[in-house]
RNA sequence: CGCGACAAAGGCAAACCCGUCAAAAGACGGGGACGCAAAGCCAACGAGGCUAAAGCGCUCAGUGUGCGCCAUGCCGGUCGGGUUGCCGUGG
Repeated sequence: CGCGACAAAGGCAAACCCGUCAAAAGACGGGGACGCAAAGCCAACGAGGCUAAAGCGCUCAGUGUGCGCCAUGCCGGUCGGGUUGCCGUGG
């Protein structure tokens, strides 16, 4: 630098359920395992996706409601990229 078995030691934990937080997306804790060789970390590196409280616009006499736009919110278990790293193995 490359590779990843049906090896060894271990690790993480989707859906779903319960609780807490949040406007929501979602996060965290417990249970639970679909999977994962980086399913460790980075969202202030790029692409993509989710949400829309606040704001703006429309609607209204006005307020409210409703609808649309919008990330500053979120997803690293969507992908690229960056970075660190266990075991085995080839050079």